[in-house]
RNA sequence: CACCUGUGCUAGGGGUCUCCGGGCAUCCGGGGCGAGAUACACCCUUUGAACCUGACACGGGUCAUGCCGUCGUAGGGAAGCAUUCGAUGCUCCUU
Numbered sequence: 001c002a003c004c005u006g007u008g009c010u011a012g013g014g015g016u017c018u019c020c021g022g023g024c025a026u027c028c029g030g031g032g033c034g035a036g037a038u039a040c041a042c043c044c045u046u047u048g049a050a051c052c053u054g055a056c057a058c059g060g061g062u063c064a065u066g067c068c069g070u071c072g073u074a075g076g077g078a079a080g081c082a083u084u085c086g087a088u089g090c091u092c093c094u095u
Stems, first nucleotide, its partner, number of pairs: 001089002004086001006083005011045004017032006051076003057070004
C1' cells in the first nucleotide's frame, strides 16, 4: 500500500398493502403480515432479493392481501470518505 472485519460521517436509493367499523371527499379507530404500512422512523447502497419489472404470472394458504413459496445463477437497481480489528499478500527502508 492492497484486501477482508467493525464503527462513524456525508451522500444517495426504497416501500407503505390488506380486512372490519365510522365518516362516505381528504381521513379516523381497530385486526393481519412485516424492519417498516407516513413511521422526524425503518430497510438498503454494487460482496447490491432494500426495492422495481416480468405480474392482472403460477402453486399453496387466508376473512382478505406480494400472507408464504416458485419465478430467481431472469432483467433492472442507489457510494464515497475517515477510523479500526486481526490475518494474508505486495513494495520499500534499517540491522

Description: TPP riboswitch aptamer (THI element) from a Pseudomonadota bacterium, 95 nucleotides, folded computationally. Rfam family: TPP riboswitch aptamer (THI element). Rfam links the family to the GO term thiamine pyrophosphate binding. The coordinates come from a structure-prediction model, not an experiment, and the mean pLDDT is 79. It was read from a public genome assembly, where an Rfam model found it.